RNA sequence: AGAGUUUGAUCCUGGCUCAGAACGAACGCUGGCAGCAUGCCUAAUACAUGCAAGUCGAACGAGAAAGUCCUUCGGGAUGAGUACAGUGGCGCACGGGUGAGUAACACGUAGGUGACCUACCUCUUAGCGGGGGACAACAGAGAGAAGUCUCUGCUAAUACCGCAUAAGCUGAGCAAAUCUGGAAGUAGCUCAGGAAAGAUCGCGACCAUUCGUGGGCGAUCACUAAGAGAGGGGCCUGCGGACCAUUAGCUAGUUGGUGGGGUAAUGGCCUACCAAGGCAAUGAUGGUUAGCCGGUCUGAGAGGAUGAUCGGCCACACUGGAACUGGAACACGGUCCAGACUCCUACGGGAGGCAGCAGUAGGGAAUCUUGCGCAAUGGGGGCAACCCUGACGCAGCAAUGCCGCGUGAGUGAGGAAGGCCUUAGGGUCGUAAAGCUCUGUCGGUGGGGAAAAAUGGCAUUUGGGGUAAUAUCCUAAGUGUGUGAUGGUACCCACAAAGGAAGCACCGGCUAACUUCGUGCCAGCAGCCGCGGUAAUACGAAGGGUGCAAGCGUUGUUCGGAUUUAUUGGGCGUAAAGGGCGCGUAGGCGGAUCUGCAAGUCAUAUGUGAAAGCCCAGGGCCUAACCCUGGAACUGCGUGUGAAACUACAGAUCUAGAAUCUCGGAGAGGAAAGGAGAAUUUCGCAUGUAGGGGUAAAAUCCGUAGAGAUGCGAAGGAAUACCGGAAGUGAAAACGCCUUUCUGGACGAGUAUUGACGCUGAGGCGCGAAAGCGUGGGGAGCAAACAGGAUUAGAUACCCUGGUAGUCCACGCCGUAAACGAUGAGUACUAGUGGUCGUGGGAUUGACCCCCGCGGUCACAAAGCUAACGCAUUAAGUACUCCGCCUGGGAAGUACGGUCGCAAGACUAAAACUCAAAGGAAUUGACGGGGGCCCGCACAAGCGGUGGAUUAUGUGGUUUAAUUCGAAGCAACGCGCAGAACCUUACCUAGGCUUGACAUCCUGGAAACCCUCCCCAAAAGGAGGGGUGCCCUUCGGGGAAUCCAGAGACAGGUGCUGCAUGGCUGUCGUCAGCUCGUGUUGUGAAAUGUUGGGUUAAGUCUCGCAACGAGCGCAACCCCUGUUCUUAGUUGCCAGCAUUAAGUUGGGCACUCUAAGGAGACUGCCUGGGUAACCAGGAGGAAGGUGGGGAUGACGUCAAGUCCUCAUGGCCCUUAUGCCUAGGGCUACACACGUAAUACAAUGGCCAGUACAAAGGGAUGCCAACCCGCGAGGGGGAGCAAAUCUUAAAAAGCUGGUCUCAGUCCGGAUCGGAGUCUGCAACUCGACUCCGUGAAGUUGGAAUCGCUAGUGAUCGCGGAUCAGAACGCCGCGGUGAAUACGUUCCCGGGCCUUGUACACACCGCCCGUCACACCAUGGGAGUUGGCCCAACCUGAAGCCGUGACCCUAACCCGCAAGGGAGGGAGCGUCCACGGUGGGGUCGAUGACUGGGGUGAAGUCGUAACAAGGUA
Repeated sequence: AGAGUUUGAUCCUGGCUCAGAACGAACGCUGGCAGCAUGCCUAAUACAUGCAAGUCGAACGAGAAAGUCCUUCGGGAUGAGUACAGUGGCGCACGGGUGAGUAACACGUAGGUGACCUACCUCUUAGCGGGGGACAACAGAGAGAAGUCUCUGCUAAUACCGCAUAAGCUGAGCAAAUCUGGAAGUAGCUCAGGAAAGAUCGCGACCAUUCGUGGGCGAUCACUAAGAGAGGGGCCUGCGGACCAUUAGCUAGUUGGUGGGGUAAUGGCCUACCAAGGCAAUGAUGGUUAGCCGGUCUGAGAGGAUGAUCGGCCACACUGGAACUGGAACACGGUCCAGACUCCUACGGGAGGCAGCAGUAGGGAAUCUUGCGCAAUGGGGGCAACCCUGACGCAGCAAUGCCGCGUGAGUGAGGAAGGCCUUAGGGUCGUAAAGCUCUGUCGGUGGGGAAAAAUGGCAUUUGGGGUAAUAUCCUAAGUGUGUGAUGGUACCCACAAAGGAAGCACCGGCUAACUUCGUGCCAGCAGCCGCGGUAAUACGAAGGGUGCAAGCGUUGUUCGGAUUUAUUGGGCGUAAAGGGCGCGUAGGCGGAUCUGCAAGUCAUAUGUGAAAGCCCAGGGCCUAACCCUGGAACUGCGUGUGAAACUACAGAUCUAGAAUCUCGGAGAGGAAAGGAGAAUUUCGCAUGUAGGGGUAAAAUCCGUAGAGAUGCGAAGGAAUACCGGAAGUGAAAACGCCUUUCUGGACGAGUAUUGACGCUGAGGCGCGAAAGCGUGGGGAGCAAACAGGAUUAGAUACCCUGGUAGUCCACGCCGUAAACGAUGAGUACUAGUGGUCGUGGGAUUGACCCCCGCGGUCACAAAGCUAACGCAUUAAGUACUCCGCCUGGGAAGUACGGUCGCAAGACUAAAACUCAAAGGAAUUGACGGGGGCCCGCACAAGCGGUGGAUUAUGUGGUUUAAUUCGAAGCAACGCGCAGAACCUUACCUAGGCUUGACAUCCUGGAAACCCUCCCCAAAAGGAGGGGUGCCCUUCGGGGAAUCCAGAGACAGGUGCUGCAUGGCUGUCGUCAGCUCGUGUUGUGAAAUGUUGGGUUAAGUCUCGCAACGAGCGCAACCCCUGUUCUUAGUUGCCAGCAUUAAGUUGGGCACUCUAAGGAGACUGCCUGGGUAACCAGGAGGAAGGUGGGGAUGACGUCAAGUCCUCAUGGCCCUUAUGCCUAGGGCUACACACGUAAUACAAUGGCCAGUACAAAGGGAUGCCAACCCGCGAGGGGGAGCAAAUCUUAAAAAGCUGGUCUCAGUCCGGAUCGGAGUCUGCAACUCGACUCCGUGAAGUUGGAAUCGCUAGUGAUCGCGGAUCAGAACGCCGCGGUGAAUACGUUCCCGGGCCUUGUACACACCGCCCGUCACACCAUGGGAGUUGGCCCAACCUGAAGCCGUGACCCUAACCCGCAAGGGAGGGAGCGUCCACGGUGGGGUCGAUGACUGGGGUGAAGUCGUAACAAGGUA
């Protein structure tokens, strides 16, 4: 610090996700030790049991027992002034727990208190005199189950109460100085009020004495008053820190005043009266949530989140209320009352409060021991000893966290065994192990063994203090004595022994780490993208690897990454986002100069910012974690002083902003009134006759009752042609005939005036297209709805004929639009060029033109900006000011609530749920019922076919035991098959074999091999006979080839996967395309080149050009053919010569021909056109513009075809899916399709005669002559490995004859009979021959195919395969046409361009209803619960008030009785819980209902994306 994910790719926007750190965590797997921390986040739920606050006998009275000892057995002593209990004092308000409540002066911070309090502690001053009456305990009596209570009686005090005395205390009055905005305060003066308690120890004198002691004195501790301090608290204030405006108004003690009350104290804190205030958009009130902070986590920081442990503050103590005591409480382990709950009960009543420590139940994913000790630290009480202390110190449990250590070290290659992989060679686990040599941490055993302990007490020594005093006592230092829960722990030593100690997650990318097997869209994984449908590095396992390690992963949460709420640090033309427009309030911001002030600002000083924590330095535990000490820091707030640039404020001045004034012209600016003509329609009259209208075409419709057309006239409404323009005006919406009236604004020019008067603008107010609404008019045309006609599968549409609201006017609503420049307003600045409108200046006598300004408006373009497109002085540039708005898509601009509206609806405006995208711009393709250009037997023009018939053949289907398999639009279907009777053969049935029919290796034997017989359908099986070779030899034997037997390694598979593959092939397409290097342009994908003007069959060539070159294709090079030449003449040829039946032979090689090499054609020449390329025509030539034909197939597409040619990965079978054999099947047959053959006839059939090819084949072959057979064929045997022989007859043609339009002398299917040939064998199932038979068919519907010249058509010939079996296939020649105007259309293709929401690419994408399932949600008659509000009723305890009547020890009066003071009962105000009816709000639930979302293959259509077929 980034990464993954939208796309075919790119850039951007934007969300989602990941890597990091952290945790009071939980869960899964695993688990050796130690240190230090931490441990109910949920039910502030309920709690059994034990403990957590007591102490003091030196305040007081009373006062045991057990036990022990003694005994005279009566008892005594001791225990012991002890225990228990009581009065009294202090403590119990600390310490400990929890976070329910609380949005508040609760907390934090800084201040104030001149408005206050403070027990214990410290210091200072002064004092401590003298009396009185009670009440507990106790005793007695009584009630009760109990808790406990009542009555009577006794008694002490540091308990209680008077009196005395006293101040600098308190109250009242007077009252300086000083401070202060202001006095109620202070010194001082006067008056009044107002306190106490003793205890212990010691003691020489003195006094008393009951001889114990007391007084006295001294000390110490208490006590009283006052002052001061320290520490603690109360109250007040500024500032700071949550959300919701779908909470906008709240408030009667409310705000203030006066009097009074109350408090320690201010104050409506309370009360009476008076006034009518107070708070709020800088967010009152209400609602929801929440203890706050130091800090903690994260982050570069700013921030964000959080508030466990530790520390500060607050609040609470079963729930609610209340007070008492006290210095302090409205009190966790106190009291009273009410309520809920639990327990006890004798049913009458009582008891209780773990949010103290342990612990239990419950809840929950989840959180510990009913431990030890007061040794330390701290606290309470005490003079002290000491007691108490679940505070605390320790231990226990838990990997909950942090930190440390270990599980060994060295050596060790036969790279062991084994596992895994393997290309079978090897690789890897791996120096890893074993082995050898060592070490001894932790754990184990044994032994030793700390620090934490020093106070204090007591004893003693010394110094000091105090005292009348050498007593006691206080204090300081020293010595001695004794104290440890942890714990025999830490630590140390010894011993034995590598021995007891490694797991978890991950390995597709992000993200470090890869293979095999299993599985087969199953099982499963997954944080995101996504894996899995038979070769899964993604599932499961294994081997290996990577990471971390006593842990590792997962889940949850927080921050980060996220600049994804943007102060630092974002945006708004098209991605989300500028308000429809104006006026203007609050607010924000604001021109120039001078002066002042010092609020902001800046500087400096100072106070504070607790400790802990963080950071730095040092130190202590072996180290670390942890702990200690010091420093820094704590960005904040307060106070003082200073500065004066800027802002604010105050004052003065200015004119550049703004406004006013004068003159001038421009304009569809607004409102009202009046007027005008053209046109449509309707009506009237007239002329006139059969149509009109409408459409792609029609029909509905109008018209013989006279339309339409034409002419004249009339009526009515609406809109204003031309001018008219990128024109003008207006804030926008909007504004268009003419005239008049009224009226707003802008602009130009110009003096003068005011003197910042300005800009923006939350709320608010106004304007605001169309449609719509209300009332009343109006209504020509147009025209939702509606009706009819068409179209269509349908057509609730598009088209047509009609037609009502409406459109128009007046008044009033509505308040929205793609209200758009998708661009808020204002100001300033930043190159230009051109057009246009208004106006001014210059020039000109003047006008136009021209030049220069100001204000509008349009086009292009530089810098700059932008993701790009684009914007560009009219900014989307550079800056400032103010307002509005955005934060992923969908749900949704929806629901609910509120406001407005007559309604329609508008404004405001969510969530649940769901997705990983949704988007913008640009790029390359593909596509378009987009455009342009061009080509092709693509159409057209022609010729001949197919589709109809019969047959052949292939396919589908069906059938079958099997009908083997493959091929499937073009590009499967006379295709694989260049040839299925057996074989082939892969299929079926049956019979057999199991190292196998075939290959290699091993062992044993035998050479091999040949012949015969039996059985069987054959294979297989059985029996017999013959027969030995070659090489080497040490003569034993060994070897090679072959055969037999045996054992296993293995063979074998036309079994599967062509979607694992190679190779080969088809196709687009012989179409002209497909690319690269360098350069250049662009952020980039990419572009350029390859586009453009021409030209070509061609990306062929040429010109131009930020391109220049190059490659694969095109063309050429190759073959055949067309002309010719040279060479060569046998088997070929024969002009001339001779010869023959015959080129038969001699001869010859001129010719034909053969087959080898040349020549020839290049737009080379001419004319014309053209810049060129090239084109048109011509000459010559056998051939002319590629001469004709072939071979040749770019990058790629179709997961095209083929695992059954071959090869091959993987999988599968292994007495079978292999192998052998016989028979059958592939030849089936209701049908359907393709491809062919033959026909339907006279351009023909038949008969007879007769002519002319080319290219091939031939030895298991072709087969001549000749003979036989009607023929297929048979016999025969010459020749020929072939320019020699043979196949071999070419056929159409030509000549002659016949048939005469018919199912025929056409046609030949089918069937019967007889044969031939091949072959082991023609039954299933061959071909051919002869005789007989003689079917359909008379030119073929929709549709469809081929062909542009030696082509189509037509005619025959040959070959491959092959024993035999072509109408197929591959070749060959003979005869030999017609037509092409042309490119509108169909199909296919090429180039350019355009649109796109397509990219699996239009066979694309995609919308809505309906049906089904699930999910969340709105409404809903209602039902139900929580909270709150006001009203009323009731009114416990308690404070306060009152307290006549009733009760009452202390004090006062009084001898007493009695009275008074004071107190109480009772009563009253207030008030908790509770109740009544009403209301608000938030949930839960609800028949039914609304839409929404999601869901591989449902229904209906086709809305959108291309002109998406109606933009």
About this RNA:
Predicted 3D model of a 1511-nucleotide RNA (small-subunit ribosomal RNA) from a metagenome. The coordinates come from a structure-prediction model, not an experiment, and the mean pLDDT is 84. It matches the Rfam family "Bacterial small subunit ribosomal RNA". The sequence is in RNAcentral, with records from SILVA.